[in-house]
Context: one part of a larger RNA
């Protein structure tokens, strides 16, 4: 821009893309078959490999500042307690998120039409012949089925709901409606656009409060010990992303676009 009024939402599916793999074992059955050795079709079940999709409950990884321990040195006047620097100083753990080596799931199926192959009926050619007319059966390939995209499918589809002026002779113009955007708070969304949640009739983000999870018994004080230290207060104190609650802070104010329908 189009889809012939303007919008919001829900959809149909022309068409396209993806997937499509396979082993071993058990049973049928030591049956059919075979002198024996050996050893099935068909049907049913179990469990793997590779591949793919999704996910983080469990098992692990990471987790640049969440907790603790600790070395050297400097600073806060000193003690105590803290902070800076030294690869994040080093070390031990670790929430969310992200993640694999981890978890869950997937390959099903079909009365379709067929290939090779195998057939029925059957002439030309009194026989024979699956073929010439006609009729079957038969593959991981085709088609459908499964997952995803999809009406620019210009052949532009369908359904539901919302909106209904003025000026002009006309062409057209203007202000609006429903609705949308700018702007702002933002997100398991994201390079930017976009997409989603919100904007005071508000829990969108931050803060605060409560909890979860993490770390592992803070500081101060008291007691014990000559002391290094230990014990009690105490599962204490601290705590990024997690779960909730709460208008304390910030989403203020405002602006723009947008129909009148052959």
């Nucleotide at each position: 821009c189009g889809u012939u009024g303007g919008a919001a939402g829900u959809u149909u599916g022309a068409g396209g893309a993806g997937a499509g793999c396979u082993g071993u074992c058990c049973c049928u059955a030591g049956u059919a078959c075979g002198a024996g050795a050996g050893g099935a079709c068909c049907a049913g079940g179990a469990u793997g490999g590779a591949c793919g999709u999704u996910c983080c409950u469990a098992c692990g990884g990471u987790g640049c500042a969440c907790c603790a321990g600790u070395u050297g040195u400097c600073a806060c006047g000193c003690c105590a307690g803290u902070g800076g620097c030294a690869c994040a100083g080093c070390u031990g753990g670790a929430u969310a998120g992200c993640u694999g080596a981890g978890a869950a799931c997937g390959g099903c199926u079909g009365a379709g039409a067929u290939a090779a192959a195998c057939g029925c009926u059957g002439a030309a050619g009194g026989c024979a012949u699956c073929u010439a007319a006609g009729c079957g059966c038969g593959a991981a390939a085709c088609c459908a089925a499964c997952u995803c995209c999809a009406a620019g499918a210009u052949g532009a589809g369908a359904c539901u709901u919302c909106c209904c002026u003025u000026c002009g002779a006309a062409a057209g113009a203007a202000a609006u409606a429903a609705g949308a955007c700018c702007c702002c708070u933002u997100g398991a969304a994201g390079a930017c656009g976009a997409c989603g949640a919100g904007g005071u009739u508000g829990a969108u983000a931050g803060g605060u409060c409560a909890g979860a999870g993490g770390u592992g018994u803070a500081a101060g004080u008291g007691c014990c010990g000559u002391g290094a230290g230990g014990c009690a207060u105490u599962g204490a104190g601290c705590u990024g992303a997690c779960u909730g609650a709460u208008c304390c802070u910030a989403a203020u104010a405002g602006g723009u676009c947008g129909a009148a329908g052959a």
Molecule: large-subunit ribosomal RNA, domain VI
Organism: Klebsiella pneumoniae